About this RNA: This is a predicted structure of a 476-nucleotide part of an RNA (small-subunit ribosomal RNA, 3' major domain) from a metagenome. The coordinates come from a structure-prediction model, not an experiment, and the mean pLDDT is 83.
Context: one part of a larger RNA
């Protein structure tokens, strides 16, 4: 110097506590271990691996198993040579890959060839083999934590010190005041973006205050651009003003105006480095390693197995509710091999059809409120797992292993031990909605939106991480 300490002192943060809601008991999904297997590819490993690569395993994918094939090779360049092309079409045979045989036949041209293609022979190709502890490159973490350095001066034999420490303040090494320091650079903060407030400019596909028309009824229609909206430009927030406090300081404390107050909410932005942390299976790389195989083609399996055991989800366990009928209010998104109205049939999944195409569709939002059932707590009209039956879609094909309807059936669960998580405000928690991936779906996963909308926080003794100062250390 640093790390560490069940040594001090100061602070901070859903860390406690204060309060709401779960997980951990059950069913189910899903992701890991384990076990099995001809294979159940492979990585990923406390926080920071386990709905995680994977934003889509029925063929493909796909990397693995079995069988059947090919060997200059699916795929790249380059040389000699030889062939008329090659590809397509038909036959044989096979699961298919490919083999075998017909059939037909290309462009330029200086008529030498030459370009495409096919064979042969050689230089090479390939490899998701290994090695993340050989590497680039990108992530994760501590942490958006307040820290990590430097120049140049001083101190000290020297490692180093100082500065950065104090004494106040902040969200902050943020500031202010002091001092052998004086200044800087990475970080904070600003500056980006999106929300909240107004004003200008535009005025359609948006809107409708006034005019007028028309309807059974609606901006429906002519006219307006006020108003609401749309996307451009600006204006606004700066402790700027007013008390009081504080060292006439930084700032806090309280008021006014104000749409908004003191970092207005929120996003992106992730310092020096730690973990030989992750990735050689995205890619890219050195190095070693296979080359009639550890390359490559196809074909069926497999990645979905199942005594069990964790993860992280969904549905419920009902009366704040279940069911059944009328009826209301939304926002981001998508979309031509797409979305797809009306209307017709089909209880239903969905079919026929096909108007329209951002002015139209996907599109009835759901919960809530409203009536009138259940009738009081039962394994029920809760709760839907399993299981038989008959179907609908998609796709070459749903047996291994697809979603979806409809009938029947009708489990476990009666609020879950120790222990444990997320949340401080338009959040929590409830409710629905769109999107990527995608022929189809195993999404109950992810990313996004809107509706409805709380409790609580006395306070830092204590646990858990983290800052600064300080002290012991036989530790580096």
């Nucleotide at each position: 110097u640093g790390a560490c300490g069940g040594g001090g002192g100061c602070c901070c943060g859903c860390a406690c506590a204060a309060g709401c809601g779960g997980u951990g008991g059950a069913g189910c999904a899903u992701g890991u271990g384990g076990c099995u297997c001809a294979a159940u590819u492979c990585g990923a490993g406390g926080c920071a691996a386990c709905g995680c690569g994977a934003a889509g395993a029925a063929c493909c994918u796909u990397a693995c198993c079995u069988g059947g094939g090919u060997u200059u090779g699916a795929c790249a360049u380059g040389u000699a040579c030889c062939g008329g092309a090659c590809a397509g079409c038909c036959u044989g045979u096979g699961a298919a890959a490919g083999c075998a045989g017909g059939u037909u036949u290309u462009c330029c041209u200086u008529c030498g060839g030459g370009a495409u293609c096919g064979g042969u022979a050689c230089a090479c190709a390939g490899g998701u083999g290994c090695u993340g502890c050989a590497u680039g490159g990108c992530u994760g973490u501590c942490g958006u934590c307040a820290g990590c350095u430097c120049g140049u001066g001083u101190c000290g034999u020297g490692a180093g010190a100082u500065g950065u420490u104090c004494g106040g303040u902040u969200a902050a090494g943020u500031c202010c005041g002091g001092c052998a320091a004086c200044g800087a650079g990475c970080g904070c903060a600003a500056c980006c973006c999106g929300c909240g407030u107004c004003a200008c400019u535009a005025g359609u596909u948006g809107c409708u205050a006034c005019c007028a028309g028309g309807u059974a009824a609606u901006g429906c229609u002519g006219g307006g651009c006020a108003c609401c909206c749309u996307a451009g430009u600006g204006a606004g927030a700066c402790u700027g003003c007013c008390c009081g406090u504080g060292u006439c300081a930084a700032g806090c404390g309280g008021g006014a105006g104000g749409a908004a107050g003191g970092c207005g909410c929120g996003g992106a932005u992730g310092a020096c480095g730690u973990c030989a942390a992750g990735u050689c299976a995205g890619u890219a790389u050195g190095g070693c390693c296979c080359u009639u195989a550890c390359a490559u083609c196809c074909a069926g399996g497999g990645c979905u197995g199942c005594a069990c055991a964790c993860g992280u989800g969904c549905u419920a366990c009902a009366a704040u509710g279940g069911g059944c009928g009328g009826u209301a209010c939304a926002g981001u998104a998508a979309g031509a091999c797409g979305c797809g109205a009306u209307a017709c049939c089909g209880c239903g999944a969905g079919g026929u059809g096909g108007a329209g195409c951002a002015a139209a569709u996907c599109u009835u939002c759901a919960a809530a409120a409203c009536c009138g059932u259940c009738c009081u707590c039962a394994g029920u009209u809760c709760g839907g797992a399993u299981u038989g039956g008959a179907g609908u879609c998609u796709g070459c094909a749903a047996u291994u292993c697809g979603a979806c309807u409809c009938c029947a059936u009708g489990a476990a669960g009666u609020u879950g031990g120790a222990a444990u998580c997320g949340c401080u405000a338009g959040u929590a928690a409830a409710g629905g909605c769109g999107c990527a991936u995608c022929a189809g779906c195993a999404a109950c996963g992810g990313c996004g939106c809107c509706u409805u909308g709380a409790a609580u926080a006395c306070g830092u003794u204590c646990c858990c991480g983290g800052g600064c100062c300080u002290u012991g250390u036989a530790c580096a």